[in-house]
RNA sequence: UCAGACGGCCGGGCGGUCGCGGGCCUUUCGGGGCUCGAGGAAAGUCCGGGCUCCACGACGGCAUGGCGGCGGGUAACGCCCGCCGGGGGCGACCCCAGGGAUAGCGCCACAGAAAGCAAACCGCCUCCGCUUGCGGAGGUAAGGGUGAAAGGGUGGGGUAAGAGCCCACCGGGUCGCUGGUAACAGAGGCCGCACGGCAAGCCCCGCCAGGAGCAAGACCGAAUAGGGAUCCUGCGCCGGAGAAAUCCGGCAGGGCCGUCGUCGGCCCGAGGGAUCCGGGUUGGUCGCGAGAACCGUCCCGCGAGGGGCGGUCCAGAGGAAUGAUCGCCGCGCCCGCAAGGGCGGCACAGAACCCGGCUUACAGGCCGUCUGAUCCG
Numbered sequence: 001u002c003a004g005a006c007g008g009c010c011g012g013g014c015g016g017u018c019g020c021g022g023g024c025c026u027u028u029c030g031g032g033g034c035u036c037g038a039g040g041a042a043a044g045u046c047c048g049g050g051c052u053c054c055a056c057g058a059c060g061g062c063a064u065g066g067c068g069g070c071g072g073g074u075a076a077c078g079c080c081c082g083c084c085g086g087g088g089g090c091g092a093c094c095c096c097a098g099g100g101a102u103a104g105c106g107c108c109a110c111a112g113a114a115a116g117c118a119a120a121c122c123g124c125c126u127c128c129g130c131u132u133g134c135g136g137a138g139g140u141a142a143g144g145g146u147g148a149a150a151g152g153g154u155g156g157g158g159u160a161a162g163a164g165c166c167c168a169c170c171g172g173g174u175c176g177c178u179g180g181u182a183a184c185a186g187a188g189g190c191c192g193c194a195c196g197g198c199a200a201g202c203c204c205c206g207c208c209a210g211g212a213g214c215a216a217g218a219c220c221g222a223a224u225a226g227g228g229a230u231c232c233u234g235c236g237c238c239g240g241a242g243a244a245a246u247c248c249g250g251c252a253g254g255g256c257c258g259u260c261g262u263c264g265g266c267c268c269g270a271g272g273g274a275u276c277c278g279g280g281u282u283g284g285u286c287g288c289g290a291g292a293a294c295c296g297u298c299c300c301g302c303g304a305g306g307g308g309c310g311g312u313c314c315a316g317a318g319g320a321a322u323g324a325u326c327g328c329c330g331c332g333c334c335c336g337c338a339a340g341g342g343c344g345g346c347a348c349a350g351a352a353c354c355c356g357g358c359u360u361a362c363a364g365g366c367c368g369u370c371u372g373a374u375c376c377g
Base pairs, nucleotide, nucleotide: 001373002372003371004370005369006368007367008366009365010364012329013328014327015326016325017324018323020037021036022035023034024033025032026031039348043359044358046357047356048355049354050353051213052212053211054210064209065208066207067206068205069083070082071081072080073079084098085096086095087094088093099204100203104202105201106198107197108196121144122143123140124139125138126137127136128135129134130133152170153169154168155167156166157165171193172191173190174189175188177186178185179184217286218285219284220283227277228276229275230274231273232272233271236251237250238249239248240247241246253268254267255266256265257264291313293312294311295310296309297308298307299306300305330346331344332343333342334341335340
């Protein structure tokens, strides 16, 4: 210098004028003053919590859903950190739904001869036959071919040709040993090698999970209507019980069963007034921001993070304020040889109970650490 990897940060600045929302102070009630007023994602609402109400005796089980290497962090997590294993990259570094396939069931498309306790298409080899390059019988699984996958790999010996048939190394299984908290790793003995793959198919194992959400929910509470209690007034006839209040039955009466008639069934059998009580609608208040907070510093830890000390107060809400304009500077685009001029508020976006994460969007710019290549000293 070029090409990259990882981590962090900013994301227009300053000033003037006018305006909007919250809080405080003041007022002659008209107003005036001071102060604060969006984000790193406020977004998606995908996880995990706080908080609130409902449900629930405790424990266990079943079902359903989620998660899944090991250790740690955390209020908790499906998040984060460190490590292990596998894969990719020359490398910095990146990626992985990363438990179990001898518990059982199921599946393995197409191609291919054969896809699960195999198979023999082309080959290779031996024998037989003849029409002498073909046919038949057998052996083989090295080589070719198919496939995502073909019953370990490479090399040597061996053989008619071959084959763990035998040997060495690698891989695998198994047994204990050593190191590590563990996942796992290392070396050794034994076994010629057996148990193919798929669990983002059913399933098995382990762990976790009650439901709804701030329109949660709590408090204060008008008028009107409706509910309850007490008192007053009033309450057709007959019978029964009772001291009475009152209750029961029948009749007359009224209403309903679409309408009229008949029959039948069910219901009512009073109403009015006064006072008090409780629920609850509109409305108002709280929930509602001093917290898993932010900044600085020290200690512990590889780190995520934890702790101590000091400092700061930092939007609040309700159909919803956070805006407009001017000047200078910065940035981008355009014009121009240049001086300069013009245009653009100029990335994504925008709180509504709060917090920790993840994911997604983002013009432009800054900083740090590291890797590879090249050049110079």

Bacterial RNase P class A from Phenylobacterium sp. VNQ135, 377 nucleotides, folded computationally. Lineage of the source: Bacteria > Pseudomonadota > Alphaproteobacteria > Caulobacterales > Phenylobacterium. Rfam family: Bacterial RNase P class A. The family's RNA type in Rfam is ribozyme. Rfam links the family to the GO terms tRNA processing, dimeric ribonuclease P complex and ribonuclease P activity. A source record names the gene rnpB. The prediction has a mean pLDDT of 76.